RNA sequence: AUUGAACGCUGGCGGCAGGCCUAGCACAUGCAAGUCGAGCGGCAGCGGGAAAGUAGCUUGCUACUUUUGCCGGCGAGCGGCGGACGGGUGAGUAAUGCCUGGGGAUCUGCCCAGUCGAGGGGGAUAACAGUUGGAAACGACUGCUAAUACCGCAUACGCCCUACGGGGGAAAGGAGGGGACCUUCGGGCCUUUCGCGAUUGGAUGAACCCAGGUGGGAUUAGCUAGUUGGUGAGGUAACGGCUCACCAAGGCCACGAUGCGUAGCCGACCUGAGAGGGUGAUCGGCCACAUUGGAACUGAGACACGGUCCAGACUCCUACGGGAGGCAGCAGUGGGGAAUAUUGCACAAUGGGCGAAAGCCUGAUGCAGCAACGCCGCGUGGAGGAUGAAGGCCUUCGGGUUGUAAACUCUUGUCUUCUGGGACGAUAAUGACGGUACCAGAGGAGGAAGCCACGGCUAACUACGUGCCAGCAGCCGCGGUAAUACGUAGGUGGCAAGCGUUGUCCGGAUUUACUGGGCGUAAAGGAUGCGUAGGCGGAUAUUUAAGUGGGAUGUGAAAUACCCGGGCUCAACCUGGGUGCUGCAUUCCAAACUGGAUAUCUAGAGUGCGGGAGAGGAAAGUGGAAUUCCUAGUGUAGCGGUGAAAUGCGUAGAGAUUAGGAAGAACACCAGUGGCGAAGGCGACUUUCUGGACCGUAACUGACGCUGAGGCAUGAAAGCGUGGGGAGCAAACAGGAUUAGAUACCCUGGUAGUCCACGCCGUAAACGAUGAAUACUAGGUGUAGGAGGGUCCAACCUUCUGUGCCGUCGUUAACACAUUAAGUAUUCCGCCUGGGGAGUACGGUCGCAAGAUUAAAACUCAAAGGAAUUGACGGGGGCCCGCACAAGCAGCGGAGCAUGUGGUUUAAUUCGAAGCAACGCGAAGAACCUUACCUAGACUUGACAUCUCCUGAAUUACCCGUAACUGGGGAAGCUCUUCGGAGCAGGAAGACAGGUGGUGCAUGGUUGUCGUCAGCUCGUGUCGUGAGAUGUUGGGUUAAGUCCCGCAACGAGCGCAACCCUUAUUGUUAGUUGCUACCAUUAAGUUGAGCACUCUAGCGAGACUGCCGGGGUUAACUCGGAGGAAGGUGGGGAUGACGUCAAAUCAUCAUGCCCCUUAUGUCUAGGGCUACACACGUGCUACAAUGGCGAGUACAACAAGAGGCUAAGCCGCGAGGUGGAGCAAAACUGUAAAACUCGUCCCAGUUCGGAUUGUAGGCUGAAACUCGCCUACAUGAAGCCGGAGUUGCUAGUAAUCGCGAAUCAGCAUGUCGCGGUGAAUACGUUCCCGGGCCUUGUACACACCGCCCGUCACACCAUGAGAGUUGGCAAUACCCGAAGUCCGUAGUCUAACCGCAAGGAGGACGCGGCCGAAGGUAGGGUCAGCGAUUGGGGUG
Repeated sequence: AUUGAACGCUGGCGGCAGGCCUAGCACAUGCAAGUCGAGCGGCAGCGGGAAAGUAGCUUGCUACUUUUGCCGGCGAGCGGCGGACGGGUGAGUAAUGCCUGGGGAUCUGCCCAGUCGAGGGGGAUAACAGUUGGAAACGACUGCUAAUACCGCAUACGCCCUACGGGGGAAAGGAGGGGACCUUCGGGCCUUUCGCGAUUGGAUGAACCCAGGUGGGAUUAGCUAGUUGGUGAGGUAACGGCUCACCAAGGCCACGAUGCGUAGCCGACCUGAGAGGGUGAUCGGCCACAUUGGAACUGAGACACGGUCCAGACUCCUACGGGAGGCAGCAGUGGGGAAUAUUGCACAAUGGGCGAAAGCCUGAUGCAGCAACGCCGCGUGGAGGAUGAAGGCCUUCGGGUUGUAAACUCUUGUCUUCUGGGACGAUAAUGACGGUACCAGAGGAGGAAGCCACGGCUAACUACGUGCCAGCAGCCGCGGUAAUACGUAGGUGGCAAGCGUUGUCCGGAUUUACUGGGCGUAAAGGAUGCGUAGGCGGAUAUUUAAGUGGGAUGUGAAAUACCCGGGCUCAACCUGGGUGCUGCAUUCCAAACUGGAUAUCUAGAGUGCGGGAGAGGAAAGUGGAAUUCCUAGUGUAGCGGUGAAAUGCGUAGAGAUUAGGAAGAACACCAGUGGCGAAGGCGACUUUCUGGACCGUAACUGACGCUGAGGCAUGAAAGCGUGGGGAGCAAACAGGAUUAGAUACCCUGGUAGUCCACGCCGUAAACGAUGAAUACUAGGUGUAGGAGGGUCCAACCUUCUGUGCCGUCGUUAACACAUUAAGUAUUCCGCCUGGGGAGUACGGUCGCAAGAUUAAAACUCAAAGGAAUUGACGGGGGCCCGCACAAGCAGCGGAGCAUGUGGUUUAAUUCGAAGCAACGCGAAGAACCUUACCUAGACUUGACAUCUCCUGAAUUACCCGUAACUGGGGAAGCUCUUCGGAGCAGGAAGACAGGUGGUGCAUGGUUGUCGUCAGCUCGUGUCGUGAGAUGUUGGGUUAAGUCCCGCAACGAGCGCAACCCUUAUUGUUAGUUGCUACCAUUAAGUUGAGCACUCUAGCGAGACUGCCGGGGUUAACUCGGAGGAAGGUGGGGAUGACGUCAAAUCAUCAUGCCCCUUAUGUCUAGGGCUACACACGUGCUACAAUGGCGAGUACAACAAGAGGCUAAGCCGCGAGGUGGAGCAAAACUGUAAAACUCGUCCCAGUUCGGAUUGUAGGCUGAAACUCGCCUACAUGAAGCCGGAGUUGCUAGUAAUCGCGAAUCAGCAUGUCGCGGUGAAUACGUUCCCGGGCCUUGUACACACCGCCCGUCACACCAUGAGAGUUGGCAAUACCCGAAGUCCGUAGUCUAACCGCAAGGAGGACGCGGCCGAAGGUAGGGUCAGCGAUUGGGGUG
């Protein structure tokens, strides 16, 4: 885009079209085919006339009765024509069909034209009347009668038959009019007209034949007996096996016969750029059918929809004896179905039948009705109108939007409503439609808008609700608490009397590719050759004209389509003319090309001749090395095997070694991307037989060629059969190991097999994953075989054939291919069409079997796949780094205690942190407070903020009461002020406060980590179809993407480094609180003096590979050296690129959303965070002699201090108390310890170790019970150096020693700092861990904590097998055999003709026969359904 549509929601009007696609299921009722009296006899009914009678009276009228075919007419009947058309349906039919084009052996009523006739007779029969049977349908008998009904005779221009002599065969009259003439008075006769017979021609219609075309599947490959042909006969309108007799053995088929399943065909319709694809409703042509099957009759025409006969099924009537029926005509009913209309009007028009006509009939047809089913047109108003109303929705609360939309004002009148007029269709009559179309007038905006969508594709967005629920979904997908995707609302978009959904078909789809695709790796080259049919085919010439090109003619119906016009107001629709219908046929012309015929040629192909190469094949024979076995000798304890072992062999003598022998199999070196072969494949040597290729030559043939469906042959390994053989090796198997296991990898054995002969199998990653052939299209460099040239032994040049590598053009999705094409062309064959199911099932063929070959479907998924890219990963590779390992030192893990966590417990043990990167973490310090938790008691505008109002100063002794806060009582009592008010307290109402409640996966900010690792990117350019690459890779070098060189790259940014702080050296400035060399002084740098020194803290200097030498690319740099306080970033710190981990934190803070609001908020007391069978992390103290204890003596630094640090002195064993000098600090405050010296202890659970516990004290603080720290005395636990494992550290470092600070009333073994003493080791980068760069593989991309395979268990789905069972279909054989044609017969009957008659001819019935539907029997075929059980498959 489309539609005979259906469904959901909605619905104003008109025009034009179409309307059972399903049950070819069954049908009530009515109608759909009659007509002609001008063919006939007639007269039942109707009307008229006439006659007769009766009654009434108006005396010639009315009514009634009877008679009369006299007239109009006419039921039934005889007869004619028509019921073969029109109308319906699509069951059957793959060709007796249809379409296109031809053909000759035919018929044709009515119609047209021509010719010739129409004379004279006869016998019946229906109707009717009578009798009679039956329920009915329907008959039977007797009698009468007519014809355009029927039958002879006569005639015969045509006609038919013929032996050419001849023979045969027709007819009907009717009606109207009529002058003369005739008449039996009926008429004859004449004329007009309608009919009749014969025949010829035409037209129309019908029948037959031929060619081509007209769907599926080969898992249907063979079919056929009147079958194919002939002769003769019969039959037909006609040809013909159409039928029969005889004869022959043919006919069809891979160009698809036969069988199966499906289907009416065409003009056309839909779609498409076209070619095509799909369809076959309406309209038109053809065919077939009429309840199912069969059959004929009549007729011009039928094997007949509204005819006949028979059989079957069904329905109805019945008096049970018997009858009737056929909507796939129009309406209508039931049923089926998602679904399809009125039991309408009219013959007015068009057409049909009959008729001379009038006319009658016509569910054909013309109209109307129903339903938005479709196409087309119109309307639901128009103009103005801002306070941008109200309401709704959203909101950043300002506003925005709905929105000029509405209201309101003015106006119009299409459709609708009412009134009036009123057609064409019929040029006279006749109008169903219809008082319709149309026209005029009136009235009033009044009666007339919905549906779908709004994540992308795809035009259109917000709010609320919901919370992987409910739901949506065409594909991708949406929904797990902020959903533009669900539902609702507002808004918006689209279409509009419709809109959406579902179904169908085409397109997009070049996704079956003729136009117009492919096959190295995506699906796809047959395993290979030979070759049949077929397809294709070299050069020259002549000819032909099948293909081909052109002209003409016929046909290609109409409608449809297109173009130009016309008519309905337009359009849809209707209509005139033209074009087209790409086709078929006939005929003429042309002869280039293809084909046919003929002749010639040699370039393709083949033969001959001469050569050389070769694991080409087959058979026979021969050989040596090795292995194993046997025999014998020597000889002794192991051998063998592995990562290491064991099984195994061996003292009965192995292994080793020497000699001899046997057997089987395979052929080292040569050996080479070397050779040969069609492929598989072929490897010692010799002989015989044999195939092919190559080179040279140019004698011969003369297109003999290429490909190749079927077919035939060959075909590795394994396997199978029969018979041999069997050394080594070796499936199965056994044992030993390995392992969690090990039906494996490893080892020791070992059977089929491997070998030979013969026969099967017929497959492989049978691969170059690349079919064969021919021609053309740059090169370079190897190699194998030959030939020519070349100083003829070189090199080299040329050429043919094979085999490799690199590479240009070109091709390719890329990778790659590239004269050995995957390039450019041609020919032929094979194959492919998403993944799985599945190379499976069933069927067929082959096979001994294994199995091979051919080869689906249901179902299921939205992917499967190729090549390349960037990452990540690898028990891949290369290079490099790091306390990463190694080398060392000290530890942890064992003990006790401290502290944190888990777990458990609890009313509560508040919360968070969770591998590294949680666990002495948030917490730089939980007795109350903190505090968030629990229990109990209270408050409700609140403990805290802002706003409004009112009142009052605020405030505070005291008493009662409570666990405490609250509460009650009572007393005192009145702030500041610029006089406006402000502060403070209490009260009232509501807006609101408040929340350590939830979400760190809604967030900001902050932080951790990889990692102080050297990386991460950009612009321009270039390359690539692209993702991307290049730069950033490479060679060096560095701590470093640091630097140098090179390079299709050139530059730049964030990182690195440097700049900053500190420390190490020094100069200068400044000397107080610091220092003291000189002078003076003191107990003392205490003081004067001084600022040289130390020190302090400002400003400078200094280090840059700067210098020298070696190495290195004349580089970067590196090694060594000098100088220097310091040397190669001097040491330390701060500084953390792009990013990763939905890393951590809503409990620092901030914050969206959600939740609570007399409570999840606030206050108070007490308790808890400190619990304790246990487990883990981090520390402290130890286990001792490098030590403990006692005594003595020396040397720091960083810091802190006013509610503070606190001196001297005094008291106390001590913690501490008292005291109060000094100090807001270079000024005052504080014994540094280890070390060193001396003494003691003597290796022990100790003079080690200090836990635990008791007693007595001290300090802080309202308060040390839960639950602080310290002191003294006493007590004196575990522990004697720590399993597996694991941590830190490379120099002023580890280790060890003490000191200070923050927090803090008090509380440190923690944390952050400070100095003192002060080591050991690093060969090196194989390994572990982490990281960087390059490269490689990848089926990973949430990225190896990835992905993913199979069994088993469960659920569901489709499917195969299956003992069987049920049914359908088409055949075969036989039985029975209706109706009926045909044939036979002469039993019965018989009007016309013949005959004087008897009788005959002919006919009917009967009987018999052939054929013959339905039915029956039998065995098979084929296709379906069901089926216990069972097999695999798919999904979860």
A computed fold for a 1436-nucleotide RNA from an uncultured Bacillota bacterium, annotated as small-subunit ribosomal RNA. The coordinates come from a structure-prediction model, not an experiment, and the mean pLDDT is 85. Its Rfam family is "Bacterial small subunit ribosomal RNA".